SAM riboswitch aptamer (S box leader) from an Acidimicrobiia bacterium, 88 nucleotides, folded computationally. It was read from a public genome assembly, where an Rfam model found it. Its mean pLDDT, the model's own confidence on a scale to 100, is 87.

C1' cells in the first nucleotide's frame, strides 16, 4: 500500500503562531476574518494493544503505545472513510 477482525449515536480546552478556506468523495447542510483547517505548548476524554488480577473467555486495575477533543462517520449514496491490532 493492501488484506482480516472489531469499533465507530457517549466524551473531552486554553493559549501562541499562520492567514482562507475547512468538513475525504458526490448532493446537501454545517463550520470560517469575532480566524475555521493545519502546527506548536499545556490540559483533557476515552480504553484498542501491552502490562497486572483472572487457566482462556468475560469482567476489573493500569494508562506504556496508539487514537481523539463542531455537528450520529453531520445527513444521503458508494465496490466509500477514520482508527486499533494481525498478517504480507
Nucleotide at each position: 500500500c493492501g488484506u482480516u477482525c472489531a469499533u465507530c449515536a457517549a466524551g473531552a480546552g486554553c493559549g501562541g503562531c499562520u492567514g482562507a478556506g475547512g468538513g475525504a468523495c458526490a448532493g446537501g447542510c454545517c463550520c470560517g476574518a469575532a480566524g475555521a483547517c493545519g502546527c506548536c505548548g499545556c490540559g483533557g476524554c476515552a480504553a484498542c494493544c501491552a502490562g497486572c488480577g483472572a487457566a482462556c473467555c468475560a469482567c476489573g486495575c493500569c494508562a506504556g503505545g496508539u487514537g481523539c477533543c463542531a455537528a450520529u462517520g453531520c445527513c444521503u449514496g458508494a465496490a466509500c472513510g477514520a482508527u486499533g491490532a494481525g498478517c504480507c